Bacterial RNase P class A from an Actinomycetes bacterium, 384 nucleotides, folded computationally. The sequence is in RNAcentral, with records from ENA. The source organism's lineage runs through Bacteria, Bacillati, Actinomycetota and Actinomycetes. The gene name in the source record is rnpB.
[in-house]
RNA sequence: CGAGUCGGCCGGACGGCCGCGGCACCAGCCAGGUGCUGAGGAAAGUCCGGGCUCCACAGGGCAGGGUGGUCGGUAACACCGACCCGGGGUGACCCGCGGGAAAGUGCCCCAGAGAACAGACAGCCUCCGCUCGCGGAGGUGAUGGUGAAACGGUGCGGCAAGAGCGCACCAGCGCCCGGGGUGACCCGGGCGGCUCGGCAAACCCCACCCGGAGCAAGGUCGAGAGGGAGCUCUCCGGAGCUCCUGCCCGAGCGCUCGAGGGCUGCCCGCCCGAGCUCGGGGGUGGACCGCACGAGGCCACUGGCAACAGUGGUCCCAGAUGGAUGGCCGUCGGCCCCGCCUCGGCGGGGCGCACAGAACCCGGCUUACAGGCCGGCUCGUCCC
Numbered sequence: 001c002g003a004g005u006c007g008g009c010c011g012g013a014c015g016g017c018c019g020c021g022g023c024a025c026c027a028g029c030c031a032g033g034u035g036c037u038g039a040g041g042a043a044a045g046u047c048c049g050g051g052c053u054c055c056a057c058a059g060g061g062c063a064g065g066g067u068g069g070u071c072g073g074u075a076a077c078a079c080c081g082a083c084c085c086g087g088g089g090u091g092a093c094c095c096g097c098g099g100g101a102a103a104g105u106g107c108c109c110c111a112g113a114g115a116a117c118a119g120a121c122a123g124c125c126u127c128c129g130c131u132c133g134c135g136g137a138g139g140u141g142a143u144g145g146u147g148a149a150a151c152g153g154u155g156c157g158g159c160a161a162g163a164g165c166g167c168a169c170c171a172g173c174g175c176c177c178g179g180g181g182u183g184a185c186c187c188g189g190g191c192g193g194c195u196c197g198g199c200a201a202a203c204c205c206c207a208c209c210c211g212g213a214g215c216a217a218g219g220u221c222g223a224g225a226g227g228g229a230g231c232u233c234u235c236c237g238g239a240g241c242u243c244c245u246g247c248c249c250g251a252g253c254g255c256u257c258g259a260g261g262g263c264u265g266c267c268c269g270c271c272c273g274a275g276c277u278c279g280g281g282g283g284u285g286g287a288c289c290g291c292a293c294g295a296g297g298c299c300a301c302u303g304g305c306a307a308c309a310g311u312g313g314u315c316c317c318a319g320a321u322g323g324a325u326g327g328c329c330g331u332c333g334g335c336c337c338c339g340c341c342u343c344g345g346c347g348g349g350g351c352g353c354a355c356a357g358a359a360c361c362c363g364g365c366u367u368a369c370a371g372g373c374c375g376g377c378u379c380g381u382c383c384c
Stems, first nucleotide, its partner, number of pairs: 001380010012332007020038007040355001044366002047364005052214004059268004064210005069083005084098001085096004099205002104203002106199003121144002123140007152170006171195001173192008218289004226245008247281007260272004296315008333353001334351007
């Protein structure tokens, strides 16, 4: 310098005018004023895992769901790290839904004779018949043909022809022994029958894990501000309308001999329990909390190959509830097009300029992304 591979990061900057949410202060009947602060690496998809909340802190069995090399990390995971095995690459490195197919059942289209305790279509060999074209019986998995896949490979022996039929070596499988490793597994030796195909993202088996619903959770104020059903609209978050219930009155049933309700589906087993049903009347549709200090960010040191952990310091970083985070303009930057040209700049024009956007919070994964920056490593070529 060229080609490649892996990882990290940024993703406009500054200023002016007008406007919006939150907090604090001033002012205070309301209005208003000042200051500070106000999206992301994915806020997204809602696919996993957790925190938190309620259901009775949720028992046993069946059913159901999930995970799947090993060892670690973590609050946990289907995530992350290191390693093992298999495959690809000269290499850096990449890919693998990577337990079990000698527990059982099932499937393997088409083609082909035959698709799994194999199988004679052609061919080869033996015998019999014969009208000498051939036909029949048996043997044979060495050859051909079919297929993604045809029941180890090579050689020698053997045979009517052949064949692990026998032997040697090699490959694979199982068992045993020795050594290394926490382990997956690796290395070496011996024995065996000679070989037992693939699919478990088919049923199934094995090991481990999983209670359900979700901030519209749930709680406070309160007579009630909550729950249920239906219709319409919707940006699918929800919103609007109507009715019933919750409050009052009356009647009936019940208060441990227990009405009624519950524990995701079923069964067993169990729990809560003083209210429940019907008829009539009245009234509400709100505010606040949850909710912004957290498995938190940054820096340094220590331990560890790493994921990560510990210690110390430092920082406070959106909080709406029809839902703020916006609009216009200027300078610089960026991108695209054209022209000149000393090939690196100059001049002119165009584009607000990637994907997108909080709604209980956090850890991941996945997906989208104009343009740009940085670093590790590999291969090739040339120069010193």